[in-house]
RNA sequence: UAAACGAAGAGUUUGAUCCUGGCUCAGGGUUAACGCUGGCGGUAUGUCUAAUACAUGCAAGUCGAACGCUUGACUUCGGUCAAGAGUGGCGAACGGGUGAGUAACACGUUGGAACCUACCUCAAACUCAGGGAUAAUUCACCGAAAGGUGGACUAAUACCGGAUAGUCUCGUAAGAGUAAAGCUUUUGCGGUUUGAGAGGGUCCUGCGGCCUAUCAGCUUGUUGGUGUGGUAAUGGCACACCAAGGCUAUGACGGGUAGCUGGUCUGAGAGGAUGAUCAGCCACAAUGGGACUGAGAUACGGCCCAUACUCCUACGGGAGGCAGCAGUAAAGAAUCUUCCACAAUGGACGAAAGUCUGAUGGAGCAAUACCGCGUGGGUGAUGACGGUCGAAAGAUUGUAAAGCCCUUUUCUGAGGGAAGAAUUCUGACGGUACCUCAGGAAUAAGCACCGGCUAACUCCGUGCCAGCAGCCGCGGUAAUACGGAGGGUGCAAGCGUUACCCGGAAUCAUUGGGCGUAAAGCGUCCGCAGGCGGCUACUUAAGUCAAAUAUUAAAUCUCGAGGCCCAACUUCGAGGCUGUGUUUGAAACUGGGUGGCUAGAGUAUCACAGAGGCAUGUGGAAUUCUGUGUGUAGGGGUAAAAUCCGUAGAUACACAGAGGAACACCAAAAGCGAAGGCAGCAUGCUGGGUGAUUACUGACGCUCAUGGACGAGAGCGUGGGGAGCAAACGGGAUUAGAUACCCCGGUAGUCCACGCCGUAAACGAUGGAUACUAGUUGUUGGAGGACUCGACCCCUUCAGUGACGACGCUAACGCAUUAAGUAUCCCGCCUGGGGAGUACGGUCGCAAGAUUAAAACUCAAAGGAAUAGACGGGGACCCACACAAGCGGUGGAGCACCUGGCUUAAUUCGAUACUGAGCGAGGAACCUUACCUGGACUUGACAUCCCGAGAAUUCCCUAGAAAUAGGGAAGUGCCUUCUGGAACUCGGUGACAGGUGCUGCAUGGUUGUCGUCAGCUCGUGCCUUGAGGUGUUCGGUUAAGUCCGUAAACGAGCGCAACCCAUGUCGUGUGUUGUAUUUUUCACACGAGACUGCCGAUUCAAAAUCGGAGGAAGGUAUGGAUGACGUCAAAUCAGCAUGGCCCUUAUGUCCAGGGCUGCACAGGUGCUACAAUGGGUGGUACAACGGGUAGCAAAGCCGCAAGGUGGAGCCAAUCCUUAAAGCCAUCCUAAGUUCGGAUUGGGGGCUGCAACUCGCCCCUAUGAAGCUGGAAUCGCUAGUAACCGCGUAUCAGCAAUGACGCGGUGAAUAUGUUCCUGGGUCUUGUACUCACCGCCCGUCAAGUCAUGAAAGGUGGGGGCGCCCGAAGUACCCUUAGCUUUAAGCGGGGUCCUAAGGCGAAACCACUGAUUGGGACUAAGUCGUAACAAGGUAUCCGUAGGAGAACCUGCGGAUGGAUCACCUCCUUU
Repeated sequence: UAAACGAAGAGUUUGAUCCUGGCUCAGGGUUAACGCUGGCGGUAUGUCUAAUACAUGCAAGUCGAACGCUUGACUUCGGUCAAGAGUGGCGAACGGGUGAGUAACACGUUGGAACCUACCUCAAACUCAGGGAUAAUUCACCGAAAGGUGGACUAAUACCGGAUAGUCUCGUAAGAGUAAAGCUUUUGCGGUUUGAGAGGGUCCUGCGGCCUAUCAGCUUGUUGGUGUGGUAAUGGCACACCAAGGCUAUGACGGGUAGCUGGUCUGAGAGGAUGAUCAGCCACAAUGGGACUGAGAUACGGCCCAUACUCCUACGGGAGGCAGCAGUAAAGAAUCUUCCACAAUGGACGAAAGUCUGAUGGAGCAAUACCGCGUGGGUGAUGACGGUCGAAAGAUUGUAAAGCCCUUUUCUGAGGGAAGAAUUCUGACGGUACCUCAGGAAUAAGCACCGGCUAACUCCGUGCCAGCAGCCGCGGUAAUACGGAGGGUGCAAGCGUUACCCGGAAUCAUUGGGCGUAAAGCGUCCGCAGGCGGCUACUUAAGUCAAAUAUUAAAUCUCGAGGCCCAACUUCGAGGCUGUGUUUGAAACUGGGUGGCUAGAGUAUCACAGAGGCAUGUGGAAUUCUGUGUGUAGGGGUAAAAUCCGUAGAUACACAGAGGAACACCAAAAGCGAAGGCAGCAUGCUGGGUGAUUACUGACGCUCAUGGACGAGAGCGUGGGGAGCAAACGGGAUUAGAUACCCCGGUAGUCCACGCCGUAAACGAUGGAUACUAGUUGUUGGAGGACUCGACCCCUUCAGUGACGACGCUAACGCAUUAAGUAUCCCGCCUGGGGAGUACGGUCGCAAGAUUAAAACUCAAAGGAAUAGACGGGGACCCACACAAGCGGUGGAGCACCUGGCUUAAUUCGAUACUGAGCGAGGAACCUUACCUGGACUUGACAUCCCGAGAAUUCCCUAGAAAUAGGGAAGUGCCUUCUGGAACUCGGUGACAGGUGCUGCAUGGUUGUCGUCAGCUCGUGCCUUGAGGUGUUCGGUUAAGUCCGUAAACGAGCGCAACCCAUGUCGUGUGUUGUAUUUUUCACACGAGACUGCCGAUUCAAAAUCGGAGGAAGGUAUGGAUGACGUCAAAUCAGCAUGGCCCUUAUGUCCAGGGCUGCACAGGUGCUACAAUGGGUGGUACAACGGGUAGCAAAGCCGCAAGGUGGAGCCAAUCCUUAAAGCCAUCCUAAGUUCGGAUUGGGGGCUGCAACUCGCCCCUAUGAAGCUGGAAUCGCUAGUAACCGCGUAUCAGCAAUGACGCGGUGAAUAUGUUCCUGGGUCUUGUACUCACCGCCCGUCAAGUCAUGAAAGGUGGGGGCGCCCGAAGUACCCUUAGCUUUAAGCGGGGUCCUAAGGCGAAACCACUGAUUGGGACUAAGUCGUAACAAGGUAUCCGUAGGAGAACCUGCGGAUGGAUCACCUCCUUU
């Protein structure tokens, strides 16, 4: 320089937001297993658990060209061939298996040396001449067997000595010592000695790779030396002696776990995890010990011993070791055939032929993995049938099927048929791969998912059940989340689930995080090790950088090619393997060495400030107590009281005395100290700091694990002291209770001395050091300048200590030269919440306890900052008949009505805080009526369609309570194309009707309430990461978000107001049925009028307010209609409509009777009263709104009256139609009355089929309670309250005292906002957001789970001491045995030692009656501790107390609300 490779997020805390932080998911992988399913081929892989036990077969033999013998066959009798056991040689130490042990020079890697090496290769030399035995065999004997004993015979490349010796060994040397084997005859194969090589092995060493400090000290052959022994060889490897060393915080020793590596998986990488198959090394062979042989072993298929187990036995004794290949049992979620062959590759032996080879090559089983192929292709619309959905049109399954035309990979059958053999023979695989032909779409598709993450949607069933779930979460009658179906999506001979690893996770952060408030700065300082370190010169080359070289086994990986049809797989080449060693070079930086410097640090000098520390003295005020005096009935205390003190003289006042503790004012934002902390004054001793000047030393510095010192208060020990205060405790209050808050007392303690403790919200919740980065303004201590007579003021500078603020930082709040900014160095600490700062263990402490510090289990959050609301027994302002000021009521009585409750066959249903209760209902005797009892009907009382018959209709009789049933009579209509049709009635059929049945929490519509309160929002812009804010706040003003001003806002919308209706004044017009005769009242219609328009004052001004004038009316003239965004799952499925569900000879329909009116009681709304402002009687005056033909009804007459009769008049300004309180007169005179009228008897009237349950009215008689109403509570601000009557709707009548209207008479009070209630705005706190009817804490009770302690119990591994001690090496002895006479065999002994036994102690694991706390669990108990000032502010440490949360004392923090004051700052 070019090229290549190359990094993704999501869900979940909240009402919403940003952040912190965990949990979960999407990806890849596996020696896998399980569920459902399953066509073929290739290539791989296949006991991860019990290194548990193993039946059976095989896995190591071979050589006659080392040797003798036996048997058999053949023979040309010379012998040849084959088989067998034995002697002998070589091999059996390879190959194959497993991973128990091992934390080690075991492995990996780099170097090294004091060594050995059979077979093989090369080179040199030699191979002479002899001897005695022995197995086999045979004979005899013992034994069940395994096996053994004795006699006799024999060979060798078996064994032995002799000769030779260039080398070799010993020795300074002289010298001494040590070899051999032959067989074949042919070229040959061997043997001995020596040297060299290759390959193999042994030993040493640097570096590297696990967890644990709740393992901190370990070690006696230990560390070293000398000597000796031993070994192939070095070495404490072993022994004797000497010395006292060696290892360790860079983790020794101990414990746990583990074969190591190349590699494998993942990852962008750095890393993390892992160590199957293949390959290298190590270790092991039932467990433990031991040696022999040999070149090589301390030997998987050898030996000896011990132990456990199994087997055989004639009970005397023997045999065995699959972690070789198959296979069996067991264990387990789980892992294969008791196969073929030596054809290939390789190995052992052999001269060779060859033999052996469960190494190996192959086949078999298993979808266990990877790779490849197939299950058909084309065409085919009536878009078939069926299924599913449906708005009933259709849509979809779906070109999918069928049908038609093709193909044959695969499959079946037949035929042919390899390479693999280099090498003559020889192919297990294998009649396999492959090729050809024939047949026929034929033999071949499933699994998971479909709420979000995450691709894919509907129906039915179910109804917090059954179930799902990776996280969030679904399911309580309309479930895309459960189960089924249809459809769809994804992958596919597989698909899902489970388990584990990496990733995502920057969630341990080297790359690449943090610590003010989220988890996190040690309470503070000193300081060893360690880490880091100023300027400058020379040098060195350890770090660093570069080059070369060696190595980094092969396989794996990447790239390029080749071979199997492709791929997987495999072969070749190249790269890479980031590592390590060696050599050479560079010298900037770091390090080492040497020299110098002064800016860091320190010393000296002169000044200065200070509650810095320790000790000793001393002072006054106050409290308490004591004494004396004066003096008399109270004092004290509280929200209010009481306990308490006081006539035995208190409190109060005065004087005197005692004693202890603390130091008012000064005083402060101040000062000092490392922190804790430090305050009257004086003296003594003493630490640190700051400023200024010059001089000196010359990096002496910074930080600091372990360690050390100091360390508020409480607490502990000993001894003092004790005035006040005051845990505990006693009493009084409060309270439902009050183990508290309040009050009266009061002990430890608080104080001093000495000694412990070592913790706090020990806080700036902010470690220390250094440097840099705008300013402004206070204040403390210095220095300098300027000015001045001297100061003050002023300017500059150093060191502290405050406030604000730019850049920057921060999640935000905020920090901001005193950093939380920009950088460097060092230390400490954090890694989700709870469990838990707890348990166990250790250390410290007299104790209390401190410190270090887990796990099981459990949750999906816990948390920080800020936002919008809501709330507060927080604050500010404002409004309202909210209170206050007034008037009249309710609550007490009787009655009416409604409701609850009770009752009932039924007492139908709904409404039920304000916002239900004279409400739905503006009118239940039948009807209404929905309820109950009884009697009836079933296409129905009502609608549409079809068929048949009949006009319709009216009347009568019988049965019955009626519905209904039966019978009889009258009657024949309208239209017509003459078939029939319309309306109506009866009968029949099935679709359907019907339901006041359920759900107002599925809904529409309507309504109530906050509230006629003044609010609720939007567009654009601006601010904030964002939720969101601004606008809409603020200053005024208003009834009002009404208006004005200001202002990062400018505008707009729904609300307010106005527009509408009625009333009030005037004018004009019209005028009957109304009025009048002074031209007005009235009615209708149209118009005028009122707008803060005018004047003055107030306000900076404006808006506006106050006052005035004029006016019928004055500041919204009065009253109505009009109800923003929304809240209450508010009310209504019974007014209506309506989804879904339910009933269908009944939950539908008809009828009669009953009920809705039931009555111990309770509540609500009213009426009438309790009387003289009244009641009775008589006379007399004045309205308005309305209604009237199935109606209102006059006059007259009858009746005491209700009413009857009557019928003029009226479809209405004409008639019905007289208001009452009032006024005048009279009686009653304070009483249960001439008040009051309930209740009841009798007699009547009216309506109506009907008045018993159950109507209203009249007359007469009766004459109850009640004498102004407790706590509490309601309405009303002017034509209002109060009082008085009148009308209407509903309606046959009426339970109306109700509701809705109308007029008549006609007040009082408020010029205030402290309080109660409700509302609005701003602000503040919050752990609330279902929003205070919120949230939430602890004991107790119940269940489940894990865990700690515990008298003990069981098991385990390791060490220590003692005893015993096999086999075996080495050494010693050997008198009695053997013979090859020796460095023998046999026998005996010593040392060491496996196993075993005994003992004491420690450790680990499991278990354990009982016991402690912990966690979790829709609706248990007791309280209410916390969140608002949470109703006593909360919290921290400590101590005491208490059912519990907790309370109290002492000291501390603000992470406390509110109010006031002081000081400072900001702005003008």
Annotation
This is a predicted structure of a 1468-nucleotide RNA (small-subunit ribosomal RNA) from Candidatus Peregrinibacteria bacterium HGW-Peregrinibacteria-1. The coordinates come from a structure-prediction model, not an experiment, and the mean pLDDT is 83.